A computed fold for a 688-nucleotide part of an RNA from a Candidatus Micrarchaeota archaeon, annotated as large-subunit ribosomal RNA, domain II. Rfam family: Archaeal large subunit ribosomal RNA. The coordinates come from a structure-prediction model, not an experiment, and the mean pLDDT is 80. The sequence was found in a public genome assembly.

[in-house]
Context: one part of a larger RNA
RNA sequence: GCCAGGGAGUGUAUGGGUGUGGCAAGCCGAAAGGCGUAGCGAAAGCGAAUGCGCGCAAGCAAUGAGGCGCAGGGUAUGAAAAUGCCUUAGUCACUCUUAUACGACCCGAAGCCAUUGUGAUCUACGCGCGGCCAGGACGAAAUCGGGUUUGUGCCCGACGGAGGUCCGCAACCAAUUCUGGUAUAUCCGACUGGGUGAGCUGCGGGUAGGGGCGAUAGACCAAUCGAACAUGGCAAUAGCGGGUCCCCUUCGAAGUAUAUUUAGUAUAGCCCCGGGCGAGCUUGCACAUGAGGUAGAGCUACCGAUUGGAAGUUAUGGAGUCGAAAGGCUCCGUCUUCCUCUCAAACUCCGAAUGCAUGUGCUGCGUAGACCCCGGGAGUCGGCUGCAUUGGGUAAGCUAGUGCAACGAGACUUGAAAGGGAGUGACCGUGGUUAAGGUCCCCAAAUCCUAGUUGAGUGUAUUGAAGGACGGCAUGAUCUCAGACAGUCGGGAGGUAGGCUCAGAAGCAGCCAGCCUUUAAAAAACGCGUAAUAGCGUACCGAUCAAGAUCGUGUUAUCCGAAGAUGGACGGGGCUAAACUAGGUACCGAGACCACGGCAUGCGAAAGCAUGGGUAGAAGGGUAUGCUGUGCGGCAAGAAGCGCGGCCGUGAGGUCGCGUAGACCGGCACAGCAGAGAAAAUCCUGGU
Numbered sequence: 001g002c003c004a005g006g007g008a009g010u011g012u013a014u015g016g017g018u019g020u021g022g023c024a025a026g027c028c029g030a031a032a033g034g035c036g037u038a039g040c041g042a043a044a045g046c047g048a049a050u051g052c053g054c055g056c057a058a059g060c061a062a063u064g065a066g067g068c069g070c071a072g073g074g075u076a077u078g079a080a081a082a083u084g085c086c087u088u089a090g091u092c093a094c095u096c097u098u099a100u101a102c103g104a105c106c107c108g109a110a111g112c113c114a115u116u117g118u119g120a121u122c123u124a125c126g127c128g129c130g131g132c133c134a135g136g137a138c139g140a141a142a143u144c145g146g147g148u149u150u151g152u153g154c155c156c157g158a159c160g161g162a163g164g165u166c167c168g169c170a171a172c173c174a175a176u177u178c179u180g181g182u183a184u185a186u187c188c189g190a191c192u193g194g195g196u197g198a199g200c201u202g203c204g205g206g207u208a209g210g211g212g213c214g215a216u217a218g219a220c221c222a223a224u225c226g227a228a229c230a231u232g233g234c235a236a237u238a239g240c241g242g243g244u245c246c247c248c249u250u251c252g253a254a255g256u257a258u259a260u261u262u263a264g265u266a267u268a269g270c271c272c273c274g275g276g277c278g279a280g281c282u283u284g285c286a287c288a289u290g291a292g293g294u295a296g297a298g299c300u301a302c303c304g305a306u307u308g309g310a311a312g313u314u315a316u317g318g319a320g321u322c323g324a325a326a327g328g329c330u331c332c333g334u335c336u337u338c339c340u341c342u343c344a345a346a347c348u349c350c351g352a353a354u355g356c357a358u359g360u361g362c363u364g365c366g367u368a369g370a371c372c373c374c375g376g377g378a379g380u381c382g383g384c385u386g387c388a389u390u391g392g393g394u395a396a397g398c399u400a401g402u403g404c405a406a407c408g409a410g411a412c413u414u415g416a417a418a419g420g421g422a423g424u425g426a427c428c429g430u431g432g433u434u435a436a437g438g439u440c441c442c443c444a445a446a447u448c449c450u451a452g453u454u455g456a457g458u459g460u461a462u463u464g465a466a467g468g469a470c471g472g473c474a475u476g477a478u479c480u481c482a483g484a485c486a487g488u489c490g491g492g493a494g495g496u497a498g499g500c501u502c503a504g505a506a507g508c509a510g511c512c513a514g515c516c517u518u519u520a521a522a523a524a525a526c527g528c529g530u531a532a533u534a535g536c537g538u539a540c541c542g543a544u545c546a547a548g549a550u551c552g553u554g555u556u557a558u559c560c561g562a563a564g565a566u567g568g569a570c571g572g573g574g575c576u577a578a579a580c581u582a583g584g585u586a587c588c589g590a591g592a593c594c595a596c597g598g599c600a601u602g603c604g605a606a607a608g609c610a611u612g613g614g615u616a617g618a619a620g621g622g623u624a625u626g627c628u629g630u631g632c633g634g635c636a637a638g639a640a641g642c643g644c645g646g647c648c649g650u651g652a653g654g655u656c657g658c659g660u661a662g663a664c665c666g667g668c669a670c671a672g673c674a675g676a677g678a679a680a681a682u683c684c685u686g687g688u
Base pairs, nucleotide, nucleotide: 001688002687003686004685005684006683011102012101013100014099015098016097017096019094020093021092022091023090026035027034028033039046040045050071051070052069053068054067058063072087073086074085075084076083077082105243106242107241108240112233113232114231116230117229118228124207125206127204128203129202130201131200132199133197135167136166137165138163143158144157145156146155147154148153172194173193177190178189180188181187209225211221212220246622247621248620249619250618251617256268257267258266259265260264269380270379271377272376273375274374275373276372280365281364284362285361286360287359288358289357290356296350297348298347304343305342308339309338310337311336312335314333317332318331319330320329321328322327383407385405386404387403388402389401390400391399392398412423413422414421427598428597429596430595431594432593433592437588438587439586440573441572442571446585448584449583450582451581452580453579459575460574467560468559469558471556472555473554474553475552476551477550478549479548487544488543489542490541491540493517494516495515498512499511500510523538526537527536528535599612600611601610602609603608623677625674626673627672628671629670630669631668632667633665634664641660642659643658644657645656646655647654648653
């Protein structure tokens, strides 16, 4: 892992509610007594009566049980007016449901406590009795001898054998490294350290859990230690995690507000079920009437920013300058007016569309009971994505909001694939028609039609900038066979090196002026160049050549700009349309729509009409299992069980046949009682 068996909303008490039944101003109980029949008031205390009207069902009508309203009544407050509460159906039992207390649906801690125990055969540190440390090296004190000395002493040589001394792969101990030994809860090997000492070690014995022991690491106290282990309190507690068992039918959420809080709850909101009332409700459309200051726009309409210019003003602003001074002048600045460029969430002279409120009409819903009201049961309190929009942020598949729509809880078609896009809301079956999206092949359907565009594989759904380049189309201006544009050949002169300046200034540093002549034309010179000249082109003119050329504007397409890590993506093949633009006609294509047949639910007397996606969740009806009661049965001519198959039922399931098996079993019908349905819980036990 698999198979079998076991495995989780239970019981009691007390309340709320549903349904059923008994009796009823009483009910229950043996009784005591409990609940009810009267309320109001803090209390003292006081203490209820009905009348009138409207009106649902029903009824021809009058009327009208319940219901509603007004008046009246009780009581409290109050001077009063008035206001609050009250002005009669219960009680007992059972079913189901829910709340609270208990283990309270099941499993799961780490832990806490014990006036309960067990442990020092591991290990820590003492104690008692023992054991062990190859070999080699260094050579302290003491002692002896010699030398020297007055002496103490000093020196030399022997002897000696100290030391938490040295070397050491002897034994022994076990710190370091090898990601050694394939794996191994500390083993082995190699390497390396200690190796006469605070050494190592055997046996015995001591210290016990808030305690021991500790050369101190919170180390160690039996693979357990920042408080051992066993047992008990104990089913500790867990707002956390996992699990929670048959079917069908109806409806169907929320991820929000407030409080506590922030992994949770309570109340409200949203969902379900039941009841009451009895006539309106209307979220959609139109019109009318309102309030408003957003989008936009504007600013000489305020406020605050803001470009340039002109004219004026100011002399008590600043700087400069002239002057002996008074004072003058210039520039900047201030202020005013005029023209002009540009802005604002916390500016507004203005100002929408939507939306909002109220009313009327329509539409839709409603006596098959809406709207509203009351009671019971929930779940939800992590949301997320798209579009539009407002903040934060350079931005984000980012973050905080608002509105709508989806997903969540929604299948199907489409989008290559896909939770949220587009189409459409799936009861079952058969046949057809369409939607979005598509129609060359993969792949169902046009190699369809008309007019254009693109030559870049642009593009073929998912948009790339500033800037640059080259085309097409449309249109405008100018030149043009009296020869345009481009190319080629030739000319491109003289006064003059214009004047000034300057070392020089000759077309070409700079300043001023920019004429005249000869001409087909030629600048007081457009560029390069020189120290200055010189030199080379250009403008301009002629010749040659021979037909369009040049410059704009608009529009459209394309190219460059254009960078990511294996080779590479229009979904792919591929395509010059099978790309793009504008238009058209067919066809394909969903569970949508239509037709036919069937099932169920709600309502209804019926005919029939409407409805039937669904997580959490609410409600309803069934099916299977064990046992009990009553009645009826089956079986050796084969019970249960097991295996295979047929049929029936929407389903849980039921039934029949064959085989196996070899002794009990069953249902059926109606009731009752439950240890009453498993695939999951790293579930438990057994088998394999």